This is a predicted structure of a 476-nucleotide part of an RNA (small-subunit ribosomal RNA, 3' major domain) from Nemophila menziesii. Its mean pLDDT, the model's own confidence on a scale to 100, is 84. The RNAcentral record of the full RNA draws on SILVA. The organism belongs to Nemophila, within Eukaryota.
Context: one part of a larger RNA
RNA sequence: UGACGGGAGCCCGCACAAACGGUGGAGCAUGUGGUUUAAUUCGAUGCAAAGCGAAGAACCUUACCAGGGCUUGAAAUGUCGCGAAUUCUCUUGAAAGAAAGGGGUGCCUUCGGGAACGCGGACACAGGUGGUGCAUGGCUGUCGUCAGCUCGUGCCAUAAGGUGUUGGGUUAAGUUCCGCAACGAGCACAACCCUUGUGUUUAGUUGCCACCGUUGAGUUUGGAACCCUGAACAGACUGCCGGUGAUAAGCCGGAGGAAGGUGAGGAUGACGUCAAGUCAUCAUGCCCCUUACGCCCUGGGCGACACACGUGCUACAAUGGCCGGGACAAUGGGUCGCGAUCCUGCGAGGGUGAGCUAACCCCAAAAAGUCGUCCUCAGUUCAGAUUGCAGGCUGCAACUCGCCUACAUGAAGCCGGAAUUACUAGUAAUUGUCGGUCAGCCAUACGACGAUGAAUUCGUUCCCGGGCCUUGUACA
Numbered sequence: 001u002g003a004c005g006g007g008a009g010c011c012c013g014c015a016c017a018a019a020c021g022g023u024g025g026a027g028c029a030u031g032u033g034g035u036u037u038a039a040u041u042c043g044a045u046g047c048a049a050a051g052c053g054a055a056g057a058a059c060c061u062u063a064c065c066a067g068g069g070c071u072u073g074a075a076a077u078g079u080c081g082c083g084a085a086u087u088c089u090c091u092u093g094a095a096a097g098a099a100a101g102g103g104g105u106g107c108c109u110u111c112g113g114g115a116a117c118g119c120g121g122a123c124a125c126a127g128g129u130g131g132u133g134c135a136u137g138g139c140u141g142u143c144g145u146c147a148g149c150u151c152g153u154g155c156c157a158u159a160a161g162g163u164g165u166u167g168g169g170u171u172a173a174g175u176u177c178c179g180c181a182a183c184g185a186g187c188a189c190a191a192c193c194c195u196u197g198u199g200u201u202u203a204g205u206u207g208c209c210a211c212c213g214u215u216g217a218g219u220u221u222g223g224a225a226c227c228c229u230g231a232a233c234a235g236a237c238u239g240c241c242g243g244u245g246a247u248a249a250g251c252c253g254g255a256g257g258a259a260g261g262u263g264a265g266g267a268u269g270a271c272g273u274c275a276a277g278u279c280a281u282c283a284u285g286c287c288c289c290u291u292a293c294g295c296c297c298u299g300g301g302c303g304a305c306a307c308a309c310g311u312g313c314u315a316c317a318a319u320g321g322c323c324g325g326g327a328c329a330a331u332g333g334g335u336c337g338c339g340a341u342c343c344u345g346c347g348a349g350g351g352u353g354a355g356c357u358a359a360c361c362c363c364a365a366a367a368a369g370u371c372g373u374c375c376u377c378a379g380u381u382c383a384g385a386u387u388g389c390a391g392g393c394u395g396c397a398a399c400u401c402g403c404c405u406a407c408a409u410g411a412a413g414c415c416g417g418a419a420u421u422a423c424u425a426g427u428a429a430u431u432g433u434c435g436g437u438c439a440g441c442c443a444u445a446c447g448a449c450g451a452u453g454a455a456u457u458c459g460u461u462c463c464c465g466g467g468c469c470u471u472g473u474a475c476a
Stems, first nucleotide, its partner, number of pairs: 001476002003473003007470001009468005015460002021421003026314008034305002042053002064300007073125001077124002079121005087102003091098002107114002127289002130287003136283002138278003141274001143272001148187006154163003167178003193266004198234007208223003237260001240254005303442001316416001320375002323372003332363003337356002342351003382413001387408002390405004429452007
């Protein structure tokens, strides 16, 4: 000087407390461990692995296994020989591939040949999701959006080092004021950026309003006041008032205001820590394989199942369930696409194919909520697992191993031990919608969007994590 302390002081954080909802019990989905297996490819392992890489494993993907094949190789550059190339038919095979036959002669030319493409040979080489993340770059997690981490000059000290950065206030903040052997500065903080909340100006089509018209949709005409959508500005700064404070920084209350003290949310992550993660995104040193640890194909596996753990979904019901009527969103996506209407089917779907390259048309029905009938506390008109049978869709192909529909079946489960977790407001909780990936989908995941919409916070004694100062130390 650090680190540590079941030392002291001050302070903060959904850290505790308060309130609300869960997990842990059940069934299922999914990931992991273990076991099994020819293979169950690999990586991730306290917080910070485990619905993670994977924004989508039937083939492909695919890296794994079995079998069938290739050896200058699937793709690259160079060299030599032959043939233009494209193409058609047949045999064999699970395919990859192997073998045979036909057709065909193009472009440039100094007529030697050349360009493009295909086949064959030899060798330089290719190739490797093989190893090492403890050789690395790059990227990322984490402490932590915590308020810290440093430097120049000066001063102090024999030196390591100290000072500044400590002290008194204050702040979300090393934020800022005052003081001070320090005076300044840098990286972080804040601000500048994006979204949202208010207004003005401007612009009005496909959006908005009015009239006419219609069963309804549309069309036509007119308008720019509203809504909305873009663009440009304004607006919030403790600016104003009172109190308090040290006449400071600030804090408390008030006015005005759409918004008040960082308005709300996001992006933004200092010096560093964990030899943290990744050689399987990519790049790369070294090592290793080279008729194989490379490459192609078919089938299988990644989907197994005494068990253990994590994350979720659905429930256990009456604040509910079934049926019928009728209401209110926002974000998004669409031409290899979204697909209206009509017909058909109980339905998933099928036929037809209007409109839309989209503020125009479509996906599209919002759901909870509301009105009315039934059910009356029961393993039930709760719950829906499992299974049987019949169908539909995608796709060469749904057996291993897809999704959906109808009928039948109707399991566990009556609120969950020890323990543990999220959340401070348009939040929790409840409720649907959309998107990416994608032929289809194992999505209950992930990312976004709106609808309804609470309770509690006395407080900092304690648990956990962190910051500053101080103290002790047989630690470095």